[in-house]
Molecule: SAM riboswitch aptamer (S box leader)
Organism: Rhodothermales bacterium
RNA sequence: AGCUCAUCCAGAAGGGCAGAGGGAUUAGGCCCAAUGAUGCCCUGGCAACCGCCGCUCGUCCACGGACGAUCGGGAAGGUGCCAACUCCUACCUCAACCGAGGGAAGAUGAGCG
Numbered sequence: 001a002g003c004u005c006a007u008c009c010a011g012a013a014g015g016g017c018a019g020a021g022g023g024a025u026u027a028g029g030c031c032c033a034a035u036g037a038u039g040c041c042c043u044g045g046c047a048a049c050c051g052c053c054g055c056u057c058g059u060c061c062a063c064g065g066a067c068g069a070u071c072g073g074g075a076a077g078g079u080g081c082c083a084a085c086u087c088c089u090a091c092c093u094c095a096a097c098c099g100a101g102g103g104a105a106g107a108u109g110a111g112c113g
Stems, first nucleotide, its partner, number of pairs: 002112007013043005021032003026090004044082003049078002052073003056069005086105001091102004
């Protein structure tokens, strides 16, 4: 590279550098942007995937414990994130509009590789 699983309508901004486009990709729409966006750095924060603690249950056990699951707690650590639902639509279904559900693609985490 790739594979599997889970989540994606909640939440969280100040400063510095730089200076033109940016919002993943294609198209359409709609937004953000010289009152400086996107990006990078610093600080701060959000959240709770992993990790940590506890109850209960299950499996195994050499009876010491180990592993797994639900739930609760907390936030020192590993990630992630801090405009707009993943900004919206595109494919399928609900006859059509609206709206809803699903999928694809993408993102993040954990495990494998």